[in-house]
Notes
The RNA shown here (TPP riboswitch aptamer (THI element)) has 95 nucleotides and comes from a Sandaracinaceae bacterium. Its Rfam family is "TPP riboswitch aptamer (THI element)". Rfam links the family to the GO term thiamine pyrophosphate binding. The sequence was found by an Rfam model in a public genome assembly.
RNA sequence: GUGAUGCACUCGGGGCGCCCACGCAGGUGGGCUGAGAAGAACCCGUCGAACCUGAUCCGGAUCAUCCCGGCGGAGGGAAGUGAUCAUGGCCCCGA
Numbered sequence: 001g002u003g004a005u006g007c008a009c010u011c012g013g014g015g016c017g018c019c020c021a022c023g024c025a026g027g028u029g030g031g032c033u034g035a036g037a038a039g040a041a042c043c044c045g046u047c048g049a050a051c052c053u054g055a056u057c058c059g060g061a062u063c064a065u066c067c068c069g070g071c072g073g074a075g076g077g078a079a080g081u082g083a084u085c086a087u088g089g090c091c092c093c094g095a
Base pairs, nucleotide, nucleotide: 001087002086003085004084005083007082008081009080010079011045012044013043014042016039017032018031019030020029021028022027051076052075053074057070058069059068060067
């Protein structure tokens, strides 16, 4: 210097929809998908499909929904330090 990691610390990014019942409403209960549908949680941080945009998009399924597929490796998108291990170069000393 480079690479790796079920590692540490600090920091940062992100989403939270649909259906049913009751209710004037706030809301409460139940159901669907999902890691997560407000959790001291979950996911993701450039080797970036976490997430956003296009999108009031297209096709399919569903009681319904970004529910599934397409769009699409399209555009955008949030990181530093240390530790450990592996490995390379250079310099110095000694034999």